[in-house]
Context: one part of a larger RNA
């Protein structure tokens, strides 16, 4: 000297961008944080239309007919709204950093040992049955939480069959190669789906267009597994290992493998530091530094790993899953004591603990994510508001003139000197601030209408691109701009022995204090206190604690 996710003390106008529990991975009240699809399916309920039966009141008058209103029944539309089946999504997004010295990270390679849901490209198919169950209706036990029965019902939910090869299987034959193989060709065997919504068209037989649905290939992504080298301290840690090393042969996985398991054999690791203990997420950065190096790993990006503590699996293209299950264990919480319910390291927020670390705010306007044809709906991710000078950057607290060197203060050798052009007084600016008017960008679209073109079609519908209208701002009457007013509402901190840039006075008298070091202080103290003047930095200074 720099630097900081700081904190103290003393002071504090603003404005812009950033940062904000580094301690208890304590323990949480309360809110919301992942729903979505009626264009898959039944069904409930309410409301509006309409058609139809019946009853009851009015009116017309042709007296047995028409219309008008109420209220019940029934059938269809149409809209919301409930809760169930079914699908997709809840593996992403958000968080923390306990654990992890390990292929966890990084960095280069393999996988002839693998997998991949939504996309994407090109083949090929979509035939014909069946049989439940949930909602629902009666019931049964329960305090509840929820669980049983009986019956009824649908589907893109469930289950057989047909059809089938480029997939699997063993085979046979070229070819190739890095050891198990691998790639072609050929012939046998084995294995699928949803007869789906929705348009639009129809000669009611169908045709035909969108999502969807089923197989196979190949791509694109994410993902898994294996290597080589990189990676903390401690020798006052010298040995360490029975599923441990290796092989055969059965299991398992999406795959290779002691990954398990029988049987067999006795290896394997270690002073180039294995065991063992303490520490620690790892890296791109970051900070110091000429640099080699040293430290550090907040923010923001990647990977990992964790979700009250252990443990387990299921469903799934993916989980051994933070807001899913089950099981054990604290711990809270409701209970008719029989049993239940819960899990903020998700956004605020509370309690504890700590020097210390914020709003129970607004919106989906924008990116960006799940659904869904879409309109949309959900999004505490995210966009933003607010709080904190925590940080960096910027502006401001006025600017000219102005000597009678005023008035006051300090100090004086009593002449003076300094504060000091500093004030005051003139003159002027309006950044800021107050008031008041004007007012963005951030918005591209989606959709809807209207027009045109492209490929396709027998032909519309549909898709796809272009063009015009239309619509759409949380933040926010903010940003920013104009125009009035008034210098008026905005400066402190530290230090003055020397290192270090600045000196009297007085009070104290080894007291009372100061100190980073070296030292001051015992009667004139530039080193304590407190006044005046000086210097330094400046909306801050200064101390104290880490690193370089």
């Nucleotide at each position: 000297g720099g630097a900081c996710g700081a904190a103290c003390g003393c002071u504090g106008g603003c404005g812009g961008c950033g940062u904000g529990c580094c301690u208890a991975a304590u323990a949480c009240a309360u809110g919301c944080a992942a729903g979505u699809c009626g264009a898959a399916c039944g069904c409930u309920u309410u409301u509006u239309c309409u058609u139809u039966c019946a009853c009851c009141g009015g009116a017309g008058c042709u007296u047995g007919c028409u219309c008008c209103a109420u209220c019940g029944g029934a059938a269809g539309a149409a809209a919301a709204a409930g809760a169930g089946u079914g699908g997709c999504g809840g593996a992403c997004g958000g968080g923390u950093g306990a654990g992890u010295a390990a292929c966890a990270c990084g960095u280069g390679g393999g996988u002839a040992a693998c997998u991949u849901g939504c996309c994407c490209a090109u083949c090929a198919g979509a035939g014909g049955g069946g049989g439940a169950u949930a909602a629902c209706a009666c019931u049964u036990g329960g305090a509840a939480a929820c669980a049983g029965g009986u019956g009824c019902u649908a589907a893109u939910a469930c289950c057989g069959c047909a059809u089938a090869a480029c997939u699997c299987c063993a085979g046979u034959g070229a070819c190739c190669g890095c050891a198990u193989g691998g790639u072609c060709a050929u012939g046998g065997g084995a294995u699928a789906a949803a007869a789906g919504a929705c348009g639009c068209u129809u000669u009611c037989g169908g045709g035909u267009g969108u999502c969807a649905c089923u197989g196979a290939u190949g791509g694109a992504u994410g993902g898994a597994c294996c290597c080589g080298c990189g990676c903390u301290g401690c020798a006052u840690u010298a040995g360490c290992u029975a599923g441990u090393u290796g092989g055969u042969g059965g299991g398992g996985u999406a795959a290779a493998g002691g990954c398990u398991c029988a049987c067999c054999a006795a290896g394997g690791c270690c002073a180039u530091g294995a065991u063992g203990c303490a520490u620690a997420g790892c890296c791109g950065a970051c900070c110091u530094g000429a640099g080699a190096g040293g430290g550090u790993g907040a923010u923001c990006g990647g990977c990992c790993a964790c979700a009250c503590u252990g443990g387990g699996a299921c469903u799934g293209a993916g989980a051994c899953a933070c807001g899913g299950c089950c099981c054990a264990g604290a711990c809270u919480c409701c209970u008719a004591c029989g049993g239940g319910a819960g899990g903020c390291a998700g956004c605020a927020g509370u309690a504890g603990g700590g020097a210390a670390u914020c709003u129970u705010c607004g919106g989906c306007a924008a990116u960006g994510g799940a659904c869904g044809a879409a309109a949309g709906u959900c999004u505490g991710a995210c966009c933003g508001a607010g709080c904190a000078a925590c940080g960096c950057c910027g502006c401001g607290u006025g600017a000219g003139u102005g000597a009678a060197g005023a008035a006051g203060g300090u100090u004086u050798u009593c002449g003076g000197a300094u504060c000091g052009u500093a004030a005051a007084a003139c003159u002027c600016u309006g950044u800021u601030g107050u008031u008041a008017g004007a007012g963005a960008a951030g918005a591209a679209u989606c959709a809807g209408c209207g027009g045109g073109a492209a490929a396709g079609u027998a032909a519309c519908u549909g898709u796809u691109c272009c063009c015009g209208c239309c619509c759409u701002g949380a933040c926010g009457g903010u940003a920013u701009c104009u125009a009035a007013c008034c210098a008026g509402a905005a400066a402190g901190c530290c230090a003055c022995g020397g290192c270090u840039a600045a000196c009297u006075a007085c009070g104290u008298g080894c007291c009372a204090g100061c100190a980073g070091c070296c030292g001051c202080g015992g009667u004139a103290a530039u080193a304590c206190g407190u006044a005046g003047g000086u210097g330094g930095c400046a909306a801050g200074c200064g101390u104290u604690g880490u690193c370089c």

Record summary: A computed fold for a 548-nucleotide part of an RNA from Vagococcus elongatus, annotated as small-subunit ribosomal RNA, 5' domain. The sequence was found in a public genome assembly. The prediction has a mean pLDDT of 81.